[in-house]
Context: one part of a larger RNA
RNA sequence: GGAUGAACGCUAGCGGCAGGCCUAAUACAUGCAAGUCGAGGGGCAGCGGGGUAGCAAUACUGCCGGCGACCGGCGCACGGGUGCGUAACACGUAUGCAACCUACCUUAAACUGGGGGAUAGCCCGGGGAAACUCGGAUUAAUACCCCAUAACACGUGGAUGUCUCAUGACAAUUACGUUAAAGAUUUAUCGGUUUAAGCUGGGCAUGCGUUCGAUUAGCUAGUUGGUGAGGUAAUGGCUCACCAAGGCUACGAUCGAUAGGGGGUCUGAGAGGAUGAUCCCCCACACUGGUACUGAGAUACGGACCAGACUCCUACGGGAGGCAGCAGUAGGGAAUAUUGGUCAAUGGAGGCAACUCUGAACCAGCCAUGCCGCGUGUAGGAAGAAGGCGUUCUGCGUUGUAAACUACUUUUGAUUGGGAACAAAUGACUCUUGCGAGAGUAGCUGAGUGUACCAAUAGAAUAAGCCACGGCUAACUACGUGCCAGCAGCCGCGGUAAUACGUAGGUGGCAAGCGUUGUCC
Repeated sequence: GGAUGAACGCUAGCGGCAGGCCUAAUACAUGCAAGUCGAGGGGCAGCGGGGUAGCAAUACUGCCGGCGACCGGCGCACGGGUGCGUAACACGUAUGCAACCUACCUUAAACUGGGGGAUAGCCCGGGGAAACUCGGAUUAAUACCCCAUAACACGUGGAUGUCUCAUGACAAUUACGUUAAAGAUUUAUCGGUUUAAGCUGGGCAUGCGUUCGAUUAGCUAGUUGGUGAGGUAAUGGCUCACCAAGGCUACGAUCGAUAGGGGGUCUGAGAGGAUGAUCCCCCACACUGGUACUGAGAUACGGACCAGACUCCUACGGGAGGCAGCAGUAGGGAAUAUUGGUCAAUGGAGGCAACUCUGAACCAGCCAUGCCGCGUGUAGGAAGAAGGCGUUCUGCGUUGUAAACUACUUUUGAUUGGGAACAAAUGACUCUUGCGAGAGUAGCUGAGUGUACCAAUAGAAUAAGCCACGGCUAACUACGUGCCAGCAGCCGCGGUAAUACGUAGGUGGCAAGCGUUGUCC
């Protein structure tokens, strides 16, 4: 000098864009953050409508709109948070899988036949303070099960060809065996099953790279390898039985300490050094530890079970909970924001769709935390005014064209008026099209927002500080103080003429900031 997720002191007009718990992965009151589908189902608690009875109150009725709870489907493995752990194939990069999986989506081929038994809900009854739970009867399905059909799918066996670095792979072929489905409907469609290919996402393996310590020198028994079996989507001591005695290490094993990794960021001419906030990719974690279930996918933040610590409720028998989601609270700290608005856009989940949900997201609020921009007037103006300060003191110098005064402008602010873009899709209608789909027409939808922006009106009106002035280092005098009070980054100032302390005037620098402190180059 540059930089900063900064903090502190003094000061402070506006706007745009960004950023905002670096500490206690401490504990959490309250609200919200993952639902959706009635075009899967039985039904109908509540709401609105209709109908029946009745003078009315009301009662009954799923008949219609629709729909709580329940069964079922899909989603909840995404999105969002944090950096505890991890020195590791975690990450980065480059390869391989002839050792693998992939819901939804796309393409292609084939199929969608028949039957059965339950169970929630509803009803009845019981237990419990509650959380909840037990028994009986009855009922449905795109829930569950059985049968049929079936292969280019899977398994076993045979023979042929081509190819690969190898275990082998591929192609056509043959025999036997095994395995599937679900319907709904407003008739437009939406689904279901099997197979192949693709897309996307993952899994596994390997080469190289990846902090410090030798005042850590030896480490290792599933350890290293083999055979066989089990397990997995899949290879493999991944697990097990048996067999062998191996494997790693001074090119640093093991142990200890520290740490999420990368793209990047800061600095530097570069090499390098430091760093890993915001944004993007990957990993790990979800009160602590462990375990599996479901599922295409989890060993699952707002799922389950067990153990533990903590908090809460209790009728003392027993129960409930997990903000490292968004806000917010307490605590810690030098220090870090609102218990805001909207789904209008973008994106996600479900749905044929309308639509619903979405603290993702988009906006707004707070903070000079940073960067950028603008303003606090412009031109003229010497009686060089008054006042201040200095002085060699009736004077002069300086503040200083500074002010007053004259003319002008109105950014900004105030008032008034106008006033966007972000929104064209979806849906409706018409047309084209073999199917996906496409074209046209009219219309609906804005949180931010009466915001941005534009115009008019009056008026210099509403707007400057901070630090320094001995040298380094741009900028000097007076007074006060008298080794005191104090200053100080280094050298050093102060003991009676202090340009170094304090105050004033003046000057210099930067400027809505300035200075100090911390950290990095």
A computed fold for a 521-nucleotide part of an RNA from Cytophaga aurantiaca DSM 3654, annotated as small-subunit ribosomal RNA, 5' domain. Its Rfam family is "Bacterial small subunit ribosomal RNA". Gene Ontology terms of the family: structural constituent of ribosome and ribosome. Model confidence (mean pLDDT): 84 of 100. NCBI's taxonomy places the organism under Bacteria, Cytophagales, Cytophagaceae, Cytophaga, Cytophaga aurantiaca.